Large-subunit ribosomal RNA, domain IV from a seawater metagenome, 331 nucleotides, folded computationally. The full RNA is in RNAcentral, with records from SILVA. Its mean pLDDT, the model's own confidence on a scale to 100, is 87. Rfam family: Bacterial large subunit ribosomal RNA.
Context: one part of a larger RNA
This record gives sequence, structure tokens and C1' cells, in this order.
RNA sequence: UCAUGGUUAAGGAACUAGGCAAAAUCGCCUCGUAACUUCGGGAGAAGAGGCGCCCUGGUGUAAGAACCAGGGCCGCAGUGAAAAGGCCCAGGCGACUGUUUAUCAAAAACACAUGGCUUUGCUAAAUCGAAAGAUGACGUAUAAGGCCUGACACCUGCCCGGUGCCGGAAGGUUAAAAGGAGAUGUUAUCCUCGGAGAAGCAUUGAAUUGAAGCCCCGGUAAACGGCGGCCGUAACUAUAACGGUCCUAAGGUAGCGAAAUUCCUUGUCGGGUAAGUUCCGACCUGCACGAAUGGUGUAACGAUCUGGGCACUGUCUCAACCAUGAGCUCG
Repeated sequence: UCAUGGUUAAGGAACUAGGCAAAAUCGCCUCGUAACUUCGGGAGAAGAGGCGCCCUGGUGUAAGAACCAGGGCCGCAGUGAAAAGGCCCAGGCGACUGUUUAUCAAAAACACAUGGCUUUGCUAAAUCGAAAGAUGACGUAUAAGGCCUGACACCUGCCCGGUGCCGGAAGGUUAAAAGGAGAUGUUAUCCUCGGAGAAGCAUUGAAUUGAAGCCCCGGUAAACGGCGGCCGUAACUAUAACGGUCCUAAGGUAGCGAAAUUCCUUGUCGGGUAAGUUCCGACCUGCACGAAUGGUGUAACGAUCUGGGCACUGUCUCAACCAUGAGCUCG
């Protein structure tokens, strides 16, 4: 000097990103216990008191034990050592118990019960497999697969123009195939010697017929997704219930809102502090919330995150001493 323990005057978070670490609390009995609540909880809430030994009386027992009442005794200390919750207030997120990055992340991520959409009538759909076959399932729509949401309460608005999916079949387009008008090559033959050219064999090939798909016509958003701008207007001012106009498929409803979302921003006001970029309550000017990519609440729960308080302390003011081990010196 380091490590691990122990103790510490006065103060008590002034430390620090942050009470990290440590301290404090801790057992059993009695009393007592709030908001809120899904009436189960919250709750060991919080908070207060008691606890050793001896004697007497009583209850009790087969005898004990145990319990009740009263009196006394000792110690610094009586759950005499060890072992054994710190608590409260408010908010965010996720309902919950669970699961996860074996070896830097345990969470607000995943799952979940619930809700919804969709596919599938059984040799089911879906999946694996050139196939046989298997899973699904020795199940049968109260079933099975896919996708989304994520307890519960109150709710879940408008848009089908784009993309997707479903349905439709009149018309347009359209492959192979069918079809074969014609064209070309070859040459029997004819010839005015320039050419013409049957059949056959080849090469090519127009019209016409021709499915799904696409175009087209409808439906569908708890499908993917989307949900405006400018100008004017009220007898102070300000603002605009109101009006005009342009555009759109439709112009964001309820609720929430400087938010895990707010750039400007430490927004403004209020609270808490002597002093608060964080926190809580409001406001709404939402750069760029918003309704199962769910919206807003919510008791309980959480090794979750954020702010505050009580208790407590060597975290600190500010350091000191002790023990053990290492280091160092000598052997």
C1' cells in the first nucleotide's frame, strides 16, 4: 500500500449519475391497521407494547406440559450466542405466475388467459417427403391450421382511391394447340426464249377458334394501410361558434397530450426544495398521440424504471484505530 472483516466523537446523503455499498429492520405473542379495491385483497400495511429467573394462588393433566392473576430477584443487555422483513408516498411500463440473449442485457422484450379475422366438410386445410407414406388425429367446425391483439372496465370513429384478398362473368387483350388464305424453293410441261409453271416434296404462314390471368364490375380495413390547405368574420383587444374557396378515397371522432412520443424547450403556471434541465398536477401552440400496428383507465403483482420522504448509517465532511491475509525486508 492492497484485500477481507471490526469499531468510531459531532454531523447524518452534505457522497454520488444514482443511498452504489454498508447500516438499520428481523423471531414469537398481544393490541392496532389508511387510501384504494376486481370485495379476494391491500396487510406482516403503518404503528405501539411484551419476552429472563424465583415464589404464591388458580385453571388444567393420569402425571406432566401449557395458560391466567399477584408478588419478588439479577444483569450493560432476557427471541442475552447464531439464524430471521427496512418502511411509506407518487408516477411510467407490463394485468398477473411464468420465459429469454448457456458465456457482458431478465426487461417495458417473449409467452399468457381473453378478443377478433381468416382457411379447412375429412383421403380436411396446413406441414414433411420425387414417392410410398407420415404428422394433423386414431381428432371432425365447442375441431384443426395461419395472422393480429393481449387480464378486467369503458370503448374501438371515417376512408375500398392505391396494394392485397374474395366474388362476377358481358366485353377487350391473350399462350400452346387447331386452322390453313397465301408466299418461297425445286421442276414435268409450255413458250413470243424474256419467262410462266400443275402435282408432289420441302420451308414458311394471314384470317378464324382458343383457358386462366390482366383490363373491367362489385365486396372487404380486429386486411396492408390512410385520416388536408388558404382566407375572412363578434360593439376594447384577443379568439372565432360562423362564412368563403381549393383539393381528397376520406380529411383524426371518443379519449389522451411537452408524453418511453415535444424539435424550439430547462415551454408556461402550480406543487415539492433555501435553491429542482429530473419528478408530480395542469394548460394545449400534438415539429411528429390516437383507437385490436388497439385508445383511455385500472386493484393486485414486479431482483422493472423514475421522483420524494421516515428510519439508518464511515457514502461523505475527514479521516483514525484494530484483526487476518497478501505485499516488502531478513532468514